[in-house]
RNA sequence: GCCUGAGUGAUGGAAUUGGUAGACGUGCUGGACUCAAAAUCCAGUGGGGGCAACCCCGUGUCGGUUCGACUCCGACCUCAGGCA
Numbered sequence: 001g002c003c004u005g006a007g008u009g010a011u012g013g014a015a016u017u018g019g020u021a022g023a024c025g026u027g028c029u030g031g032a033c034u035c036a037a038a039a040u041c042c043a044g045u046g047g048g049g050g051c052a053a054c055c056c057c058g059u060g061u062c063g064g065u066u067c068g069a070c071u072c073c074g075a076c077c078u079c080a081g082g083c084a
Stems, first nucleotide, its partner, number of pairs: 001083007010026003019067001027045006046057004060076005
């Protein structure tokens, strides 16, 4: 230099014929249980705004296509593998 694959909450990892993003687990927070812990069980857990109902933004970055994009297209960044 060229080719291929990957990048999603704090973290592992789903969602892929384009149609509600974050299932499920770990961690964390609160609660139940206990004399107290551990284990177990329940609830919550991206950011911003709002008293609330709700609203806006968010899938490596920036653009494009589309009524609609994690998903398709382009450029770039990072990582892994291969070729030279």